Formats: sequence, C1' cells, structure tokens
RNA sequence: CUGGAAGUGCGGAUAGUGGCUGGAUUGAGUAAUUAAUCCAGAGGAAAGUCCGAACUCCAAAGAGCAUCGAGCUUCCUAACGGGAAGGUGGAGCAAUCCACGGAAAGUGCCACAGAAAAAAUACAGCCAGUUUGUAAAUAUUUGUUACACUGGCAAUGGUGAAAAGGUGGGGUAAGAGCCCACCGGGUUGCUGGCGACAGCAAUCGCACGGCAAACCCCUCGAGGAGCAAGGGCAAGCAGAUUACACUGUUUUGUAGCACAAAACAACUUCUUGCUCGGAAGUAUGUAAUCGGGUAGCCCGCUACAAAAGAACAAAAUGGCAACAUUUUGUCCAGAUAAAUCACUAUCAUUCUAUUCCAAAAAAUAGAAAUACAGAAUUCGGCUUAUAGCACUUCCAGUAUU
RNA sequence: GGGCGCUUAGCUCAGCGGGAGAGCACUGCCUUCACACGGCAGGGGUCGCUGGUUCAAUCCCAGCAGCGCCCACCA
Repeated sequence: CUGGAAGUGCGGAUAGUGGCUGGAUUGAGUAAUUAAUCCAGAGGAAAGUCCGAACUCCAAAGAGCAUCGAGCUUCCUAACGGGAAGGUGGAGCAAUCCACGGAAAGUGCCACAGAAAAAAUACAGCCAGUUUGUAAAUAUUUGUUACACUGGCAAUGGUGAAAAGGUGGGGUAAGAGCCCACCGGGUUGCUGGCGACAGCAAUCGCACGGCAAACCCCUCGAGGAGCAAGGGCAAGCAGAUUACACUGUUUUGUAGCACAAAACAACUUCUUGCUCGGAAGUAUGUAAUCGGGUAGCCCGCUACAAAAGAACAAAAUGGCAACAUUUUGUCCAGAUAAAUCACUAUCAUUCUAUUCCAAAAAAUAGAAAUACAGAAUUCGGCUUAUAGCACUUCCAGUAUU
Repeated sequence: GGGCGCUUAGCUCAGCGGGAGAGCACUGCCUUCACACGGCAGGGGUCGCUGGUUCAAUCCCAGCAGCGCCCACCA
C1' cells in the first nucleotide's frame, strides 16, 4: 500500500431574533390565572414489544398433573432466552466466525429412485457345480461359450440427501474384520482439570445410519393481569333481560309450635386448563349480557427540603474478563393530543469547476446534502433502522529497508 | 400506551413436512335467432419478505413488513 477480521467513539458547532414545556423566586389577583427574572428541556437506538425485573391489583398465590419456556461447562447479575471466560465439532491460509442435552428408554418418519432405508437384502455382477438341463459353434469323445437351475459372496457397478467402519496388505474358487498394520469407534482403568473435557494404557473385530426448530426422555424454571395497572375527587344518567335449589338434616333456646342461633351436608361462584385443597355466597343476593351517563381534575409520575436510586461520572483496589467493593462528586425531560422548535449568518463535512501543478497539498467560486428517527410508569438486556466521519487492535499478500 | 390475531390465484377460503388446491370471477368452444342459465376445456401463484433447522419448508424456528380486533371511568 492492497484486501480482510474484531471492536470503540461521534452523529453537526457557534451567535442573533422570535416562540413552546416544566420548576423556583418576586409582584398582581378572593381564585382560576398572569407578568418579570433565573434554572432545566430527546436517543443511541427514545423503535420492535422479543426476553428479564421493579411497582400495582386480583378475598385466593398451597400441592399434583397437564401446558409453556430454557438447555455444552464454570462464573457474573436483582433477574434473564443477556454477558464473560473456556470445551467440543465445523468453515476459513489466517485474524476470526458459526453450532451445541439425550437417537445403545420407547414410538414415529425417511417421499421418488433403488435389490435393500435399519439387527436388512441381492438387480446387474464375481465364483463353484467332481454324473444337473437346454442351445450354439467346433467336433472322435472330452472340453469351451451362452442361458436356465442349485449353492457360495458382497469386492465392483448402478440408485439416493443418506447404503451397514475407512486406507493398504495378506488370504480365498470368488470374496469378506476372515486375518494383520495404521486411522476411526465402543468398554474399562489411571492421570490432569471446579467442570464441560483432554491425555495415556489395556481391551473388544466393530455392535451403534439420519431427524428431538417430530412425539418423547432427563435437568431446571413459570399463579394471572398489566400504569387504559391501581387509588382519591367531581359531574351526569334509566334501567331491562337471562341464569342460579328464597335448599336439606341435626343440635340448642322454649312445656310445645312458630321463630332464632350454631354445626354438617348440598349447590353456585372464584382460585384465568383439570383434580385435590382453600375462599366467598345461597335470593332486599350473586354473576353475565344489553342499554344509559361522563370523557374532567389530582395522585401513581419521576428529584427535593433534606432525602432519593439494581441511578450517573471519575479515581483506586480485587479479578484473565464479565463484574464487584470503596472513596469523591452530580441531581440529569416529565408533557397529556402531548413541549424539547423555526428563521438568518458564519464555520465544519461531502461533491463539482477553475487556478497552481508531474501528482498531492493549497487557494477561489458554485451547488446540493447532513441519516435513522421522536420520551409517554421506570429500569437491565436483545434485535432491527442509521447519511457521513474519526479511532484502536489483529490477520494475509505485495514492495522497500 | 398495553394486549392479541391474520397474510395462499382478481375475490372468499382450505391445505399444514414430500404433487400448490376448491368455489366464484376470467378466456375459448358447444347450446340459442340473440343474451342469460347449462355443459366441456383452458389460463392465472415470489404461499407477505429475509435468514435458519431438515435430504426436502406454504407448513417447523427466528427477525422484518403490512393489515385488523380488543382494553377508559360512573351508577
């Protein structure tokens, strides 16, 4: 220099004029409100709502099953499907990237093709038939060849995404883990490591094809709903229909009945799939549906009166790192149809032309562009979108020293 | 703001791991004097898009895009 790999930061700046939202102080006003001054005012993704929490409500939150989710190991974290460091396999010359429980528990599927799709099988093929049959050529018979039949085989061919360990040698009628060497694999033991796993040794001729983002098995986890949660106030209106056992037994009070109370049972509803268990209710009741009314304010809400948070920033310490601890400092949008803006000037960045020039740099002029996007209860992540810049580390190739 | 669902031919929908299909519509032919009805035949597809799992994806998994529905309070 060229081509790549991984990651980080920024994402217009300054000034003037006018305007918007919130807060504080002061003044005016009974109050609503209003004037002045000061302070603060979008993001790296505020987004998608894909995960995890905080917070709130559900009289209930308990158990089991079902269902759903997570899935190599260890660690980090409030938690997570997030992150860090590692392990094994695959891709790449490399930097680096991608994948991840179990297929020797069981079931199922593997279309078409193919002999055969899983304790298999033989289409072509190879080999044998010492008294098998038929045909052909030759011919003295024997013998040879082809086909059929019987038996042996799975090397070779063909099919397929995938074919029953691979390569080489021995062996054989032909062949074959049939035997041997190496590689691969299983089992057992030892050693190292917290562990995933790795290394070594012995042993077994080799059983065990793929799919679990198919059912399933194993381990772990999950109650549901969501700030339109939920709480307080104001205003205004009109109720109707449907469903459900105004249930039963016993005891007590009373001389007895009526009545009342208690207990048990039954039924209904809830426990947002089922069962048990639990809770509430059993008719001036409960639930559902339809209809009616209001569409307003405050809290929740997001920083104050002395406090707030898994908060932010910096430094130190520990750790390979994610991260943790300590110290110091900071207080950082809270609107409700929803503010955070518009215009002008200068500068910055990009492009074009001209001057200069071997080229670069520089100067002048002009033009267009400056992305994705827009807080809505709040955090931690992931994912997706993003004009244009800047920077760091690493790899390969080429050239020079 | 929050919670769900859907996307397959021009329209309405089925299909749910191995051929993309049905009805209506469209085109041609037959029938009729002509039209309708009827009969026969035919055309028409990026299964919303992009990746992944698998030998193989409309179907299973993930991301993105578009469309639709529901959720206020009072008595």

Predicted 3D model of RNase P RNA and transfer RNA as a complex of 476 nucleotides. Rfam match: Bacterial RNase P class A.